[in-house]
RNA sequence: GGCCCGAAACGGCAAACCACUCCGAAAGGGUGGGACGCAAAGCCACUGGCCUAAAUCUUCUGAAAUCCGGAAGACAGGGUAGCAGGGUUGCCGAA
Numbered sequence: 001g002g003c004c005c006g007a008a009a010c011g012g013c014a015a016a017c018c019a020c021u022c023c024g025a026a027a028g029g030g031u032g033g034g035a036c037g038c039a040a041a042g043c044c045a046c047u048g049g050c051c052u053a054a055a056u057c058u059u060c061u062g063a064a065a066u067c068c069g070g071a072a073g074a075c076a077g078g079g080u081a082g083c084a085g086g087g088u089u090g091c092c093g094a095a
Base pairs, nucleotide, nucleotide: 005093006092012038013037017033018032019031020030022029023028036082042088043087044086046085047084048083049080050079051078056074057073058072059071060070061069062068
């Protein structure tokens, strides 16, 4: 000095929950408050999982070919990096 690793310290992040003339169809996200936790809880949706289903497709339905309204189902290209794997960058330095 490097890798594994995770004691200490300086610090960092921030779940639930609350708020908002915020973004979004929703899931979810943003900002402020707040701390359950986190050694990558920094970053990246590549793989699997999970969440959602606006558009689209299919079926049914209404007087109703198509269009239009309503209902059901399917579906990610929308999300989740605090579900895991993977990739990538990085602070400190005891055993």
The prediction has a mean pLDDT of 87.
c-di-GMP-I riboswitch aptamer from uncultured Desulfatitalea sp., 95 nucleotides, folded computationally.
The organism belongs to Desulfatitalea, within Bacteria.
The model forms 95% of the base pairs in the Rfam consensus.